[in-house]
Molecule: Bacterial RNase P class A
Organism: Actinomycetota bacterium
């Protein structure tokens, strides 16, 4: 000094001028009750003033887990659904955080839908011989059997020759081979040496899987290591599946309090209903529940509603995630739904001109709570701080 890989914070800042929302306290107007009277003590909703506080790191998807609320004897099972390597964290997960084991990268790191393929079924295209217990397309051999030819030998001989043995050449029929070569994403171990007609784990060394028995080391996945063995018995379960572990239903439009008001209305199937399927319990109906049609009343006030599996600090324990103490703090609660506009300045980014201070000119993202939280996944303008790793150059 470039390039990378990993956490982490921040989301413009200040300062003026107007303008929003809840709560809180004051005043003032109305109105109750007390008091001879001044006054005092509530209550409604408007209106003035003031205090404090007011969107997010993703509030976005609604994809996983939960708090919580009603419903089911809140039990057990079937079905469907999750989910998949050990261990640990959590309230709890399909998150985390440590580590094994494969893959990626010179490396810091990153990725795994990571249980089982001798429990069954199914797939693997085209291409090629032949894709699971397969299979000969180019090619090799042709010992033995077989064609054809030659040369010797001996034997017969009607002197023309006939068989026969034993070589030698030749074909490559029959028969042999899966080592070499193609074809393919993948060919039923790999490299040597032997053997053999020519090959072939046919045999051997050595290695790589497999299966099986021993030590060790680890909670554990799993890893080191020796021994025996037959010589080898594809992938794909992000196909069905079979195995092991979790899951009852719905959701704040969940619920409830209080007040009003109408027509304790008509009608209709059927033996059921009780918020996925089926069945056991149990409990509610019997012309009525539950469902369905038609009509009639209210659409008000209040809760649920933020004090939390919360924040922040410092110490301890832990490799971490992350838990303990201790100490401090209270940071929207809206209800058609609030935070917003303007002016100065500084800031950051990009271009351009400038030796250089500097000037000018554009920009400043993604996006807005509605019961809550603890993840994930996507969207973004920039900045600012830590650690690691390669390259190169100094010293």
């Nucleotide at each position: 000094u470039g390039a990378g890989u990993c956490g982490g914070c921040c989301a413009g800042g200040c300062g003026g001028c107007c303008g929003c929302g809840u709560a809180c306290c004051g005043a003032c107007c109305c109105u109750u009750c007390c008091u001879c009277g001044u006054g005092g003590a509530g209550g409604u909703g408007a209106u003035c003033g003031g205090u404090c506080c007011g969107a997010g790191g993703a509030a976005c998807g609604u994809c996983c887990g939960g708090a919580c609320u009603c419903c089911a004897c809140a039990g057990g099972g079937c079905a469907c659904g999750g989910u998949g390597c050990u261990g640990g964290g959590u309230a709890a997960c399909a998150c985390c955080c440590a580590g094994u084991c494969g893959g990626g990268g010179c490396g810091a790191c990153c990725c795994g839908a990571a249980g089982g393929a001798a429990a069954g079924u199914g797939c693997c295209a085209c291409a090629g011989a032949g894709a699971a217990c397969a299979g000969a397309c180019c090619g090799c051999c042709g010992a033995u059997g077989g064609c054809g030819g030659g040369u010797c030998a001996a034997u017969c001989u009607c002197c023309g020759g006939a068989g026969u043995g034993a070589c030698c050449c030749g074909c490559a029929c029959a028969g042999g081979c899966a080592a070499g070569g193609g074809u393919g994403a993948a060919a039923c171990g790999g490299u040597g040496c032997g053997g053999u007609a020519a090959g072939a784990g046919c045999g051997c060394a050595c290695c790589a899987g497999c299966a099986u028995c021993c030590g060790g080391g680890g909670u554990g996945a799993c890893c080191c290591g020796g021994g025996u063995g037959g010589c080898u018995c594809g992938g794909c379960a992000a196909a069905c599946c079979c195995c092991g572990c979790c899951a009852g239903g719905a959701g704040c439009a969940a619920g409830g309090u209080c007040g009003a008001a109408c027509a304790g209305g008509g009608g209709g199937a059927g033996u059921g209903c009780g918020g996925c399927c089926c069945g056991c319990a149990c409990g509610c109906a019997g012309a009525c529940a539950c469902c369905c049609c038609c009509g009639g009343g209210u659409g008000g006030a209040c809760c649920g509603c933020u004090a939390g599996a919360g924040g922040u600090g410092a110490c301890g324990g832990g490799c971490a995630a992350c838990c303990g103490u201790c100490a401090c703090c209270c940071g929207a609660g809206a209800g058609g739904g609030a935070u917003g506009g303007c002016c100065g300045u500084c800031g950051g980014g990009c271009g351009u001109c400038g030796c250089g201070a500097g000037a000018c000119g554009c920009u400043c993202a993604c996006a807005g709570a509605a019961u809550c939280c603890g993840g994930c996944g996507u969207a973004c303008c920039g900045g600012c701080c830590g650690a690691c790793u390669c390259a190169c150059c100094a010293c």